[in-house]
This is a predicted structure of a 1550-nucleotide RNA (small-subunit ribosomal RNA) from a Verrucomicrobiales bacterium. Its Rfam family is "Bacterial small subunit ribosomal RNA". The sequence is in RNAcentral, with records from ENA and SILVA. The prediction has a mean pLDDT of 81. NCBI's taxonomy places the organism under Bacteria, Pseudomonadati, Verrucomicrobiota, Verrucomicrobiia, Verrucomicrobiales.
RNA sequence: UUUUCGGAGAGUUUGAUUCUGGCUCAGAACGAACGCUGGCGGCGUGGAUAAGACAUGCAAGUCGAACGGGGAACAUCGGAGCUUGCUUUGAUGUUCCUAGUGGCGAACGGGUGAGUAACACGUGAGCAACCUGCCUGGAAGAGGGGGAUAGCCCGGGGAAACUCGGAUUAAUACCGCAUAGAAUUAGGGAGGACAUCCUUUCCUGAUUAAAGGUGGCGCAAGCUGCCACUUCCAGAUGGGCUCGCGGCCUAUCAGCUUGUUGGCGGGGUAACGGCCCACCAAGGCUCCGACGGGUACCUGGUCUGAGAGGAUGAUCAGGCACACUGGAACUGAGACACGGUCCAGACACCUACGGGUGGCAGCAGUCGAGAAUCAUUCGCAAUGGGGGAAACCCUGACGGUGCGACGCCGCGUGGAGGAUGACGGCCCUCGGGUUGUAAACUCCUGUCAUCGGUGAGUAACGCUUUGGAUAGUAACUGAUCCAAAGUUUGAUAGUAGCCGAAGAGGAAGGGACGGCUAACUUCGUGCCAGCAGCCGCGGUAAUACGAAGGUCCCAAGCGUUGUUCGGAAUCACUGGGCGUAAAGCGUGCGUAGGCGGUGCGGUAAGUCAGGUGUGAAAGCCCGGGGCUCAACCUCGGAAUUGCACCCGAUACUGCCGCGCUAGAGUAGCGGAGAGGGAUCCGGAAUUCACGGUGUAGCAGUGAAAUGCGUAGAUAUCGUGAGGAAGACCAAUGGCGAAGGCAGGAUCCUGGACGCUCACUGACGCUGAGGCACGAAGGCUAGGGUAGCGAAAGGGAUUAGAUACCCCUGUAGUCCUAGCAGUAAACGGUGCUCGCUUGGUGUGGGGGAUUCGACCCCCUCCGUGCCGGAGCUAACGCGUUAAGCGAGCCGCCUGGGAGUACAUUACCGCAAGGCUAAAACUCAAAGAAAUUGACGGGGACCCGCACAAGCGGUGGAGUAUGUGGCUUAAUUCGAUGCAACGCGAAGAACCUUACCUGGGCUUGACAUGCUUGUCGUAGUCCUGUGAAAGCAGGACGUCAGUUCGGCUGGACUUGCACAGGUGCUGCAUGGCUGUCGUCAGCUCGUGUCGUGAGAUGUUGGGUUAAGUCCCGCAACGAGCGCAACCCCUGUGAACUGUUGCCAUCAGGUAAUGCUGGGGACUCUGUUCAGACUGCCGGUAUCAAACCGGAGGAAGGUGGGGACGACGUCAAGUCAGUAUACUUACGCCCAGGGCUGCACACGUACUACAAUGCCCAGCAUAAUGUGAUCCGAUCCCGCAAGGGGAGGAAAUCCUCAAAACUGGGCCCAGUUCGGAUUGGGGGCUGCAACUCGCCCCCAUGAAGCCGGAAUCGCUAGUAAUGGCGCAUCAGCUACGGCGCCGUGAAUACGUUCCCGGGUCUUGUACACACCGCCCGUCACAUCAUGGAAGCCGGUCGCACCCGAAGUGCGUGAGCUAACCUUUGGAGGCAGCGCCCUAAGGUGAGACUGGUAACUGGGAUGAAGUCGUAACAAGGUAGCCGUAGGGGAACCUGCGGCUGGAUCACCUCCUUU
Repeated sequence: UUUUCGGAGAGUUUGAUUCUGGCUCAGAACGAACGCUGGCGGCGUGGAUAAGACAUGCAAGUCGAACGGGGAACAUCGGAGCUUGCUUUGAUGUUCCUAGUGGCGAACGGGUGAGUAACACGUGAGCAACCUGCCUGGAAGAGGGGGAUAGCCCGGGGAAACUCGGAUUAAUACCGCAUAGAAUUAGGGAGGACAUCCUUUCCUGAUUAAAGGUGGCGCAAGCUGCCACUUCCAGAUGGGCUCGCGGCCUAUCAGCUUGUUGGCGGGGUAACGGCCCACCAAGGCUCCGACGGGUACCUGGUCUGAGAGGAUGAUCAGGCACACUGGAACUGAGACACGGUCCAGACACCUACGGGUGGCAGCAGUCGAGAAUCAUUCGCAAUGGGGGAAACCCUGACGGUGCGACGCCGCGUGGAGGAUGACGGCCCUCGGGUUGUAAACUCCUGUCAUCGGUGAGUAACGCUUUGGAUAGUAACUGAUCCAAAGUUUGAUAGUAGCCGAAGAGGAAGGGACGGCUAACUUCGUGCCAGCAGCCGCGGUAAUACGAAGGUCCCAAGCGUUGUUCGGAAUCACUGGGCGUAAAGCGUGCGUAGGCGGUGCGGUAAGUCAGGUGUGAAAGCCCGGGGCUCAACCUCGGAAUUGCACCCGAUACUGCCGCGCUAGAGUAGCGGAGAGGGAUCCGGAAUUCACGGUGUAGCAGUGAAAUGCGUAGAUAUCGUGAGGAAGACCAAUGGCGAAGGCAGGAUCCUGGACGCUCACUGACGCUGAGGCACGAAGGCUAGGGUAGCGAAAGGGAUUAGAUACCCCUGUAGUCCUAGCAGUAAACGGUGCUCGCUUGGUGUGGGGGAUUCGACCCCCUCCGUGCCGGAGCUAACGCGUUAAGCGAGCCGCCUGGGAGUACAUUACCGCAAGGCUAAAACUCAAAGAAAUUGACGGGGACCCGCACAAGCGGUGGAGUAUGUGGCUUAAUUCGAUGCAACGCGAAGAACCUUACCUGGGCUUGACAUGCUUGUCGUAGUCCUGUGAAAGCAGGACGUCAGUUCGGCUGGACUUGCACAGGUGCUGCAUGGCUGUCGUCAGCUCGUGUCGUGAGAUGUUGGGUUAAGUCCCGCAACGAGCGCAACCCCUGUGAACUGUUGCCAUCAGGUAAUGCUGGGGACUCUGUUCAGACUGCCGGUAUCAAACCGGAGGAAGGUGGGGACGACGUCAAGUCAGUAUACUUACGCCCAGGGCUGCACACGUACUACAAUGCCCAGCAUAAUGUGAUCCGAUCCCGCAAGGGGAGGAAAUCCUCAAAACUGGGCCCAGUUCGGAUUGGGGGCUGCAACUCGCCCCCAUGAAGCCGGAAUCGCUAGUAAUGGCGCAUCAGCUACGGCGCCGUGAAUACGUUCCCGGGUCUUGUACACACCGCCCGUCACAUCAUGGAAGCCGGUCGCACCCGAAGUGCGUGAGCUAACCUUUGGAGGCAGCGCCCUAAGGUGAGACUGGUAACUGGGAUGAAGUCGUAACAAGGUAGCCGUAGGGGAACCUGCGGCUGGAUCACCUCCUUU
């Protein structure tokens, strides 16, 4: 440079993320099956299961030119009978047919895949160790004889199949003899090769052959052709044997083997060989997997894949094996023989019961089993095969047709035009949209199918005749070849093709439409019915179920199921991993194996290059060609990546040889060390014993109790005994391979390190198996036992407490000798070597220096921390690598499970260890990190949160609301905070929604259309009735007008519709509550991180505040905070009545009463004022805080409105709106919502003297008022009745507590007022259920309230009254406001509650009201064990032993040869060896089943507990041991994969 080829992902773990990891999907394919559907043709293909059983027919015959015979026909010649042209008979000849003898074939072709893990197959070699009929070439021959036997005939037996005997006969049947070019063999010679041997034109000896048939010529003898025949050589073809290499699983199969391995000698075979036999030797195979078990025909190829691979072995082709099952041989060139024989067995059939017959895994076909696989077809016309000289015969091989959408390929079901975008369907926001140019309609076309006609190719041969060549032969026929002429052969099939006719006429479905994945709406259904490949849909608005419309995909098919490969880098050679996801053996030593420093030389095994042979054909690929195209067929090429051989190259690896010293080791010197083993010694402490002193407790806990103690404990002093462990030093220190090692001394002993650089000369690294060591616990035997302490006992705790706590306490812990062999045996990190920036500690060593040191320097060996590059999913690792490389080993591949089995795999006394599955089931399990939430985690901060105070609730009575109960109904809603004096700012009727009863049905109400009326509408009356209603009557001349019953209005009839306080607040809008007036919630850009996310918003201060300041990879911004708004507190200006009255004047009994005034108060409007502005102090001299001045007010002055992102599927469908649904609609009367054993909430009134009662007396504000407020005054004890003024700064209008005076005197009272009786008043149609008020009388509980609990931080609490809304009246003591009087306390943030920020842990994310473990109970499923029962396979031992080969015998029988007594040979019979089937016995392996039993998995809301996740409330976990309903608990040792706090050390920064 050219050419060719060429690799896609997605869904699913989470709140989200990255990773790991499994599951699933999209693709292609099929001998397929099933469902729905189905027009035509071509080419292919079709019993995969029961190598199950088979009725029927066919599938191997042929040759008369091998042979004798038989039969038929014809001809000729005779005979006989006669009907004189017929019949019959004999001979001869010709032709045809043929049972038998004989030859060849039947060993091919066709089927199937049971067996087989093997030289069976593939590939490449070898046979000097072999065979080969027919065929080809060559050499030589074929002479002369003999004896039989089928058939036929006769006779016998039998049902049959068949068979026996006798007589007779032929051959290309059989047998001698002759001949021997030739072969074989023995000996010799020569030559060659060499492991066994081979060759020979040499010599000699021995042995061994044969068959004719049919033509021609010829009088004959004979000659001759062809086909057969015999011997030999060679070829070809086909086969036999041997070897290298290659291709399944299993070690839960590790040892196998006695003809086994080899030898000598025989036998046997075509041939080598233990193939077989006798003897001898003791070998042979095996971890590079023997032996055993399972499975399986192998290959070319086929499917898939980018490839490497993986899977597979239908059709076609090559090989092998088999033929009902097992065994055996015979014949033959070839078989141990699919359509042959013998025997045994099973099965089936026939039978006269004596005996026989059979083998479809040939082609069709039948039954069976099965999801499933065709016609009992035609033909030998073609191709091929057998026989024959040939004609020809045979051929279910084959060629065709049929059936099946089973597959591939092709064609069609029409084409063009056609908008009012028709009807119908569906949807709809009711406008329309869509189906849709689709249809109709118009004009065309004529493929396929249909009908009619015509009509091939596949045919070459063969036969007959003639001519020529071989043939220049002695000659002809014949034969072969060539040419010509004639003649004959087609199953398919009257098919393909062609022509004509008619008419759009006969020809479209299947699946899907939530994501993956192209394609959406409506209705039905309501966790039902159902769907589903995975994720998942369905509980009343389902694009996921069912239906419809529409759409998408493919199309005579479309889907489903099954299987294979792919995707899957998910077994990773190409091409993965192991700190925490699954995964490093507990540690070392070391065998095999793997790998291996450096120089030179040799060799050429690996390696590389060239060539040769082979790698069948078909297939795949490329290029052509033929069917109209394609599928299909055909020709050529390439390819076949392989194997073998030859010749070269020599860098690297290997091998051989000689060297080297850098790896490794040795030696000398030296120091360090809890390295190991043994012996001995010492002190402190605990306990016990004895003695002394001494007295009532000790001990123990959260608190107790059990326990010890007046028989003297504890305490204390002394003496003694005994065992175990080693304080301080001590450390992140040291040593060791790991486990592990700690008082001191001695002895023995291992290793590492440093220096010297003397020695050896690659001696090395790793290490499957193997061997050794190996904490604690445990086991065996013997000791020992102070303390501690599983188990056990007791006491507590608790609902329980088989625990945590306490008191005792046995094994054990200790020693000796053995066993065991496991741990979170961890750095969760295998060993070795090399390379790769640094900083800083520490242990050992060295150097220099010094008297000796320190300081200093250096590299080496070890041991820590931080950190760069790099790596990592991240966390993190980072010269002690988890970096970059090399070598070797071990291990992993989702959970179930490190579980079951392995009755002895192996080890162990046991406990147990080691190795290690499957069924079934799930769609996850998991790692790291992120954001939240949570913690009986931590830090900081705030709040009437606690504390400090004041007053209450909880006790009483009443009111009111709720629950519950009741009821015909007690309508409905609200239910922790955040429901409960809540919706309800007014339930006697109404309200009212509830109940009972009575009524109405276009309706009580709206709109439209429609019928009728307009003497309308409406008003009034009567009857009935509780009313509503029903029935009826009277009065009543509607309005406008263009004069048209035209318009409006009203009533009425009918239809559309109205109506619903019916349901769903979990379909919604809107509104509201709550966290919470808490200080938070976010965004843009940038930066960091693979990412979710982080940063900003964290930090240091400060604040009421994410308020502000400083710092900072952030810089800004938004919603919140604050401010802006309203009220209030001060002042100013303006305003001046209805308000005000200082001054002036007038007047009154008195009063702003009047004139007047705007000064003041006040009303209203507009301004001013407060901003940490000023001063001092503190502070980072920042924000700010503290104090002060001034000021009416001081640090958001007080109060209100205002409520971020969001949470609670919070509340409301009964306020209204909204989707859905039909007497659940409407009217009326009465009742109910007021019901009362009870419980709770919220209030009122109290229990009294800070009080109650009586009298006097001072002072408000907000507001309201016309069906209303209602003064003075009059009546009434009072409630109340009369009614001037007031649409209001004018009238209503008067506060009460307080204060003054008096009474009461601690009492259930002059407290308290419930309850009840009586009498009144008011409202109202109506106070019975069920109103309020007044008067008289009555006078209950209650004497300050248990556990518990609420509000409040200043004009607040407490307390006093007043007003308003609703409203006829009222249950108001409620609610909303107003003003009066007017406190106490806050040290403080430990605790309770709530909230905010930061941080930490987490197995939570529906977020702790979370998650989750185990037993038990029930159901289902798969599975393990198991007495036993039933099989299968295999070998062993023994018994029996068919047929048959071999061997022996052969007295019986016996044609060929020799001989004639007989022999040779053969046969029968018998015996022996072997041996199938069968039997017996003991086993091994492997299945099925099983009483009972073990664990496992799954299941809706079952039972018991609460083990784990947070410090999970006793940190958890590992190993081990004991115990316990269960999770579990406890002991011993270990780990951090433990939170929190403190300390030490180290590091980073200054």